[in-house]
Context: one part of a larger RNA
RNA sequence: CUGGGCGUAAAGCGUACGUAGGCGGAUAGUUAAGUCGGAUGUGAAAGCCCCGGGCUUAACCUGGGAACUGCAUUUGAUACUGGCUAUCUCGAGUUUGGUAGAGGCGGGUAGAAUUCCUAGUGUAGCGGUGAAAUGCGUAGAUAUUAGGAGGAAUACCAGUGGCGAAGGCGGCCCGCUGGACCAAAACUGACGCUGAGGUACGAAAGCGUGGGGAGCAAACAGGAUUAGAUACCCUGGUAGUCCACGCCGUAAACGAUGUCAACUAGUCGUUGGAACCCUUGAGGUUUUAGUGACGCAGCUAACGCGUGAAGUUGACCGCCUGGGGAGUACGGCCGCAAGGUUAAAACUC
Numbered sequence: 001c002u003g004g005g006c007g008u009a010a011a012g013c014g015u016a017c018g019u020a021g022g023c024g025g026a027u028a029g030u031u032a033a034g035u036c037g038g039a040u041g042u043g044a045a046a047g048c049c050c051c052g053g054g055c056u057u058a059a060c061c062u063g064g065g066a067a068c069u070g071c072a073u074u075u076g077a078u079a080c081u082g083g084c085u086a087u088c089u090c091g092a093g094u095u096u097g098g099u100a101g102a103g104g105c106g107g108g109u110a111g112a113a114u115u116c117c118u119a120g121u122g123u124a125g126c127g128g129u130g131a132a133a134u135g136c137g138u139a140g141a142u143a144u145u146a147g148g149a150g151g152a153a154u155a156c157c158a159g160u161g162g163c164g165a166a167g168g169c170g171g172c173c174c175g176c177u178g179g180a181c182c183a184a185a186a187c188u189g190a191c192g193c194u195g196a197g198g199u200a201c202g203a204a205a206g207c208g209u210g211g212g213g214a215g216c217a218a219a220c221a222g223g224a225u226u227a228g229a230u231a232c233c234c235u236g237g238u239a240g241u242c243c244a245c246g247c248c249g250u251a252a253a254c255g256a257u258g259u260c261a262a263c264u265a266g267u268c269g270u271u272g273g274a275a276c277c278c279u280u281g282a283g284g285u286u287u288u289a290g291u292g293a294c295g296c297a298g299c300u301a302a303c304g305c306g307u308g309a310a311g312u313u314g315a316c317c318g319c320c321u322g323g324g325g326a327g328u329a330c331g332g333c334c335g336c337a338a339g340g341u342u343a344a345a346a347c348u349c
Stems, first nucleotide, its partner, number of pairs: 004320003007303002012317001014201004021194003025088007033081002035077008049065006091191001092188004096183004103177007110154001115149007125136002162169002206247006215241002220236004258316006266294012278281001298305002322349003331342004
């Protein structure tokens, strides 16, 4: 290179936007670059292949042909691809009117609960466990009542419910703001898809500076358990968890399933919208965008998938190629560091 693959066997980048590139709707015309034909020149000889000839044969030598799949010039063809021109509306988008939503950011605010403080009542226990002990408590705890402080999170509603590209998002109110869906028209007129590099976002933990600190809780201490117990259980408890700003850039970042488009039986739920129908109600039918459960054909090694495909196809990107060594070493780039990313070989089975 020709191939085969990527849900679970090795393999879909965590996600998006987007540069180059690749690919690209309908009609007509034009061009003739790709494409296809003819001609001319060239494509050394030898060799290979075919038909002959010469050494007794063969190897070997030799004549002719074919081939040299290519390149250049020239002359044509015009279906497809490309270029150019004009037009179109179904792809894409804009406008109008609605709808739902934990989408994002900022500010404010509410009520439970835990903890702590103050005061009252009250007295000997509380707490904890399999059982205990450490611990707290006569300097008055636990319990209970009233008041106060502070931080964090928002019970019920709550739902294979909703929103978001993914990560993720949940009390209530206000402000700013992104996207989606539906209906009917009008408008733009291919403006599209994908996307190497690149850029942005990206849970938790971790890092820097400054705050904050109720609860929880790595580390740590003590008590138990045990042969031991650097654990599981208990009592404490610091980073951290929270906020602001700046880094980190990784996860079983999972649907272990890249994005976009077209096509291919149905049935039953559920969320948002629209239209129609009557028997006006806990109604029915149709349609559309999601989100679930089954299931035909088909696919699959099986499990299973099955109009939200892992079916049938197309476009583009990423990735895989036996196990270990190893996602390691070295080098580069990035980072304050932790480390991340790119990424081997010897050796071995």
A computed fold for a 349-nucleotide part of an RNA from a metagenome, annotated as small-subunit ribosomal RNA, central domain. Its mean pLDDT, the model's own confidence on a scale to 100, is 90. The RNAcentral record of the full RNA draws on SILVA.